[in-house]
Transfer RNA from a Candidatus Margulisiibacteriota bacterium, 73 nucleotides, folded computationally. The sequence is in RNAcentral, with records from ENA. Its mean pLDDT, the model's own confidence on a scale to 100, is 81. It matches the Rfam family "tRNA". The family's RNA type in Rfam is transfer RNA. Rfam describes the family as follows. Transfer RNA (tRNA) molecules are approximately 80 nucleotides in length.

RNA sequence: GCCGAUGUAGCUCAGUUGGUAGAGCGGCGCAUUCGUAAUGCGCAGGUCGCCAGUUCGAUCCUGGCCGUCGGCU
Repeated sequence: GCCGAUGUAGCUCAGUUGGUAGAGCGGCGCAUUCGUAAUGCGCAGGUCGCCAGUUCGAUCCUGGCCGUCGGCU
C1' cells in the first nucleotide's frame, strides 16, 4: 500500500426486509437472614466510533475518516 471483518451500557454481546435500543454479568436500593453469601423485586447507566448523504424517519442503507483484528504484498 491492497483486501476483508469489526466498533451498541462499566464488561461480554444481541438487535432490526429502516419506525422513538435490549439481555447476562457488574453497580445501587429494598425484601429475605442473627449476620454474610445465595435468591427475589426494583432503580440507574447508551450523542449505537466521528462527519456527511439518501429518506417523512438511519443503530440498520451509501460515501469518507478514525480505532481494533486478520490476510496479501